[in-house]
Overview: A computed fold for a 73-nucleotide RNA from Trichonephila clavata, annotated as transfer RNA. Rfam family: tRNA. Its family is annotated with triplet codon-amino acid adaptor activity in the Gene Ontology. It is annotated as a transfer RNA. The sequence is in RNAcentral, with records from Rfam. Model confidence (mean pLDDT): 81 of 100. The source organism's lineage runs through Eukaryota, Metazoa, Arthropoda, Entelegynae and Trichonephila.
RNA sequence: GACCCUGUAGCGCAGUGGAUAGCGCGUUGGACUUGUAAUCCAAAGGUCGUGGGUUCAAAUCCUACUUGGGAUG
Repeated sequence: GACCCUGUAGCGCAGUGGAUAGCGCGUUGGACUUGUAAUCCAAAGGUCGUGGGUUCAAAUCCUACUUGGGAUG
C1' cells in the first nucleotide's frame, strides 16, 4: 500500500430502520445484620468513534476520515 473485522454507560457486551438505547459486573443510596459479607430494593451514569449523505424516521443503510485487531505483500 490494498483487504477483512472492530468502536454503544467506569469495564465486558446485546441491540435485522420505528417510539423512552438495554443486560451483566461495578459505583452510590436504602432495607436486612451487633458489624462485615451475602441477599433484596432503588438510583446515577450514554452527544451509540467523528463528519457528511439516504429516509417520514438511522446505533442500524451508504460514504469519507479515524481507533484497535487480523491476514497479505